Two RNAs folded together computationally: RNase P RNA and transfer RNA, 466 nucleotides in total. It holds a member of the Rfam family "Bacterial RNase P class A". It is annotated as a ribozyme. The coordinates come from a structure-prediction model, not an experiment, and the mean pLDDT is 78.
[in-house]
RNA sequence: CGAGUCGGCAGGGCGGCCGCGACUGGCGCAAGCUGGUCGAGGAAAGUCCGGACUCCACAAGGCAGGGUGGUUGCUAACGGCAACCCGGGGUGACCCGCGGGACAGUGCCACAGAGAACAGACCGCCCGGUCGCGCGAGCGGCCGGGUAAGGGUGAAACGGUGGUGUAAGAGACCACCAGCGCCCCGGGCGACCGGGGCGGCUAGGUAAACCCCACCCGGAGCAAGGCCAAGAGGGAACUUCGGUUCCUGCGCAGGCGUUCGAGGGCUGCCCGCCCGAUGCCUGCGGGUAGGCCGCUGGAGCCUGCCGGCAACGACAGGCCGAGAUGGAUGGCCGCCACCCGGGCCGCCGCAAGGCACCCGGGCACAGAAUCCGGCUUACCACCCGACUCGUCCG
RNA sequence: GGGCGCGUAGCUCAGCGGGAGAGCGCUCGCCUCACACGCGAGAGGUCGCUGGUUCGAACCCAGCCGCGCCCA
Repeated sequence: CGAGUCGGCAGGGCGGCCGCGACUGGCGCAAGCUGGUCGAGGAAAGUCCGGACUCCACAAGGCAGGGUGGUUGCUAACGGCAACCCGGGGUGACCCGCGGGACAGUGCCACAGAGAACAGACCGCCCGGUCGCGCGAGCGGCCGGGUAAGGGUGAAACGGUGGUGUAAGAGACCACCAGCGCCCCGGGCGACCGGGGCGGCUAGGUAAACCCCACCCGGAGCAAGGCCAAGAGGGAACUUCGGUUCCUGCGCAGGCGUUCGAGGGCUGCCCGCCCGAUGCCUGCGGGUAGGCCGCUGGAGCCUGCCGGCAACGACAGGCCGAGAUGGAUGGCCGCCACCCGGGCCGCCGCAAGGCACCCGGGCACAGAAUCCGGCUUACCACCCGACUCGUCCG
Repeated sequence: GGGCGCGUAGCUCAGCGGGAGAGCGCUCGCCUCACACGCGAGAGGUCGCUGGUUCGAACCCAGCCGCGCCCA
């Protein structure tokens, strides 16, 4: 200098004018006026996982169902994270893996091909018989058999290479290699790794097919849930007959049911338990669609230090950083910074080009709604750090 | 805000992991004096998109995109 890997910061700055939401101070009888503090994100998103919280009496049992899947750790928990193991890719830094079980069982493997799972004789090779041809060695047809070494099909053809052997062949036998099962020794918490011995000669793939094994899961969700007000209809009292006040919480139809129990306990079934009576279900019609709590101080943030390879945890000090409810957090202008395109006067350079100047344009993705921990997805232009490979120079 | 479902031809929908289909519609031909009906033939597809599992994916798994429904 070029090519690349991993990680991080950050998501423009300053000024002026106008405007919005929350809390709060002052003035004012009030309407209002005027100050102060705070006011989106790394993903607030998708709602894909996990929790807190709330209600279902407790969240209890079995079946069904769903999820996860190397090991050890971290964590409130997780399908997340860290380190390591194994397999694969890369020269390398490093990256990728839904990574248990296919000797518990069942299923599937289309087309092609002779044969697709304890397989298979199409071509070829070899042996025998027979017929024909040829002077002959022999060649060809048919029949019977042997053969998985060769060809061909396929994603996949029942270990690989070499030799012995044979009519031709074959783990039939031998040597080496790959792989499988069992046993022993050593290392590691463990996944697993290293070494040795024995065995039989070989075992296909698929579980993101059913299934088996281990572990986990009760359901619903802040429109959860609680309080207040209002209300249609009905009843009562008072009345100046207009209405006012109080109580209840609507009307109609059909069905089921009141201890021999309907219905409910928010996806099924069983058992058990509980609630349960002018109650429950269905349909039609009507009314209210307001306020408050939940609601933001929390597995919180920052700094220092200690333990740990790390994820993370312990301790000490400091800080308070949005709570809207048709939904606030914005708009305009000027200057600067950054990026892109064009211009060409000036400077450097042999040149490519670089610097300066001028003009125009751009400055992402997106946006809280109960709150956290993750994952995934979207995202302009830079910058910083660590590391790898190649080339050149010293 | 929260919870569910769907996406295959122009439309409505089927579709055991192995050939992409049906009805209506469209085009051409036959039938008819002509039209309709009927008969015959044909065209028309990124199976929403991108990855993964598998020999092989519309189908199985994951992530996105679009549309629809329910809840006070």